Predicted 3D model of a 473-nucleotide part of an RNA (small-subunit ribosomal RNA, 5' domain) from Pseudohoeflea suaedae. The sequence was found in a public genome assembly. Its Rfam family is "Bacterial small subunit ribosomal RNA". Rfam links the family to the GO terms structural constituent of ribosome and ribosome. NCBI's taxonomy places the organism under Bacteria, Pseudomonadati, Pseudomonadota, Alphaproteobacteria, Pseudohoeflea. The coordinates come from a structure-prediction model, not an experiment, and the mean pLDDT is 87.

[in-house]
Context: one part of a larger RNA
RNA sequence: GGACGAACGCUGGCGGCAGGCUUAACACAUGCAAGUCGAGCGAAGACUUCGGUCUUAGCGGCAGACGGGUGAGUAACGCGUGGGAAUCUACCUAGCUCUACGGAAUAGCUCCGGGAAACUGGAAUUAAUACCGUAUACGCCCUUCGGGGGAAAGAUUUAUCGGAGUUGGAUGAGCCCGCGUUGGAUUAGCUAGUUGGUGGGGUAAAGGCCUACCAAGGCGACGAUCCAUAGCUGGUCUGAGAGGAUGAUCAGCCACAUUGGGACUGAGACACGGCCCAAACUCCUACGGGAGGCAGCAGUGGGGAAUAUUGGACAAUGGGCGCAAGCCUGAUCCAGCCAUGCCGCGUGAGUGAUGAAGGCCCUAGGGUUGUAAAGCUCUUUCAACGGUGAAGAUAAUGACGGUAACCGUAGAAGAAGCCCCGGCUAACUUCGUGCCAGCAGCCGCGGUAAUACGAAGGGGGCUAGCGUUGUUC
Repeated sequence: GGACGAACGCUGGCGGCAGGCUUAACACAUGCAAGUCGAGCGAAGACUUCGGUCUUAGCGGCAGACGGGUGAGUAACGCGUGGGAAUCUACCUAGCUCUACGGAAUAGCUCCGGGAAACUGGAAUUAAUACCGUAUACGCCCUUCGGGGGAAAGAUUUAUCGGAGUUGGAUGAGCCCGCGUUGGAUUAGCUAGUUGGUGGGGUAAAGGCCUACCAAGGCGACGAUCCAUAGCUGGUCUGAGAGGAUGAUCAGCCACAUUGGGACUGAGACACGGCCCAAACUCCUACGGGAGGCAGCAGUGGGGAAUAUUGGACAAUGGGCGCAAGCCUGAUCCAGCCAUGCCGCGUGAGUGAUGAAGGCCCUAGGGUUGUAAAGCUCUUUCAACGGUGAAGAUAAUGACGGUAACCGUAGAAGAAGCCCCGGCUAACUUCGUGCCAGCAGCCGCGGUAAUACGAAGGGGGCUAGCGUUGUUC
């Protein structure tokens, strides 16, 4: 000198764009953050012009594996980069083939109960694109090549929307490997599923992934193991570069969801707002038993030097569901708060010497503040007030918002501070104080003429900021 997610002190006019719990992955009141489909199904209710229309608890489908948050863990194929083979992929897309015949239940509803509640038992009965069987099989799978196995679902306004099998594509994901990826040797030995093989199992898939048997291997001073620290990267800051530091916002990947463990469903999870078990904590209870999980958006307490509203809208972009109309969306788009940062603008312009008054200094002559003020002549950015009023949307639909912008009105009117002045380092005098009070980044000032303390006048620097502190180059 530069930089900052900064904080503190003094000060503070406007706008645009960005940013805003770095600490306790501490605990959370309240509201919202994931639903949707009646063109899958029966049923109940409401309305009815008896044509029908509407609403939905339940069964069923798809989606809740995305989006959003956080960085605790992790020194690892976690990440980055470059390769690889033994894989799967709902929705989407391009082909080919099919969509036949039957059956048994169950929720809801009704009745009877249990329970404080959460919830739950029994009986009767009912539907389906829910479930099951049979048939068929171009292609598919297994095969000892003889053969064996395996599917579907309908709705309807007759326009369509679907269903099953299979081959490709696309997208997404899983797996393996080379290289790179912090410090410590005051950590030198580590390892029994350990290293390899065979048989078997398991997975979508290779594999000690698992298991039985066999062998005795495998790693390590080119740093194994252990300990500490840490999410990684694109990037960011600095620097001429090499490098050093860093990983907020934005983007990619990973990991986590009170703590630990587990699986279920599913194309996909071992699942933030799903389930089960255990633990801690909180809450309800009729004491028998139950409920909960903000590292989603707001918000509260706490911690802290320190970090915002319990806001608006789905108008746009995108996502889920739906044939659609549409519904949902604290994603998102906006608004609110904060000089937290960057950028822009303003706080007036011209003229004006009797060099006014006042202040300060003085050798008492004057000097300086100083064209500064007043005065005169102008202007009106921004702010204020009044009017018009967008683009963003394409036929319609605008939260933002009567916003931006434009026009008009009045009047210099509403708008300047902070730090410093001994040297480094731009900028000096007077008074007060008297090693006191104090200053200080370093050197150092202060003990009676202090340009170094405090005040004033003057000056220097930066400017809606200026200083200080912290961190880093």